The RNA shown here (Glycine riboswitch aptamer) has 79 nucleotides and comes from a soil metagenome.
The RNAcentral record of the sequence draws on MGnify.
Its Rfam family is "Glycine riboswitch aptamer". Its family is annotated with glycine biosynthetic process in the Gene Ontology.
RNA sequence: CCCUGCGGGAGAGACCGGUUCAAUCCGGCGCCGAAGGCGCAACCGCCCCGGAAACGCUCAGGCAAACGGACCGCAGGGG
Numbered sequence: 001c002c003c004u005g006c007g008g009g010a011g012a013g014a015c016c017g018g019u020u021c022a023a024u025c026c027g028g029c030g031c032c033g034a035a036g037g038c039g040c041a042a043c044c045g046c047c048c049c050g051g052a053a054a055c056g057c058u059c060a061g062g063c064a065a066a067c068g069g070a071c072c073g074c075a076g077g078g079g
Stems, first nucleotide, its partner, number of pairs: 001078008013029001015028004030063003036059001037057003043051003
């Protein structure tokens, strides 16, 4: 550094209409940022050149629960 398991884990409309609890499909409006992606570049390094954010964008994703979820803790495995 990578993978696996367990635990914790935010934000924002259970929005309106179409037969409509939810999901999916079509149309419409309003939002969120912590999968991913992109951008600036704080910062970092072995300082030729590289790596780069929790900042920004909102393409994607998301806006009851569930799932997901950056990141944190513990355990195990691999390089």